[in-house]
RNA sequence: GGAGCCGUAGCGCAAAGGCCAGCGCACCCGAUUGUCGCUCGGGAGGGUGCGGGUUCGAAUCCCGCCGGCUCCG
Numbered sequence: 001g002g003a004g005c006c007g008u009a010g011c012g013c014a015a016a017g018g019c020c021a022g023c024g025c026a027c028c029c030g031a032u033u034g035u036c037g038c039u040c041g042g043g044a045g046g047g048u049g050c051g052g053g054u055u056c057g058a059a060u061c062c063c064g065c066c067g068g069c070u071c072c073g
Base pairs, nucleotide, nucleotide: 001072002071003070004069005068006067007066010025011024012023013022018056027043028042029041030040031039049065050064051063052062053061
């Protein structure tokens, strides 16, 4: 320098153009327990790497950029 894949909550992941973007772990509160833990119930936490475009509507499609991984030279 070229190519491919990936970037969504603190972490790991889902959402194949239309419910208020969900799930698990972690975190907070409560119940239970002599305490902790386990278990059970509830809660908070994001606008999807950044900028533009297409569309009535974009995490999703297109373009550019940034970052990570892999391959080629």

Predicted 3D model of a 73-nucleotide RNA (transfer RNA) from a Gemmatimonadales bacterium.
Rfam family: tRNA. Its family is annotated with triplet codon-amino acid adaptor activity in the Gene Ontology.
The sequence is in RNAcentral, with records from ENA.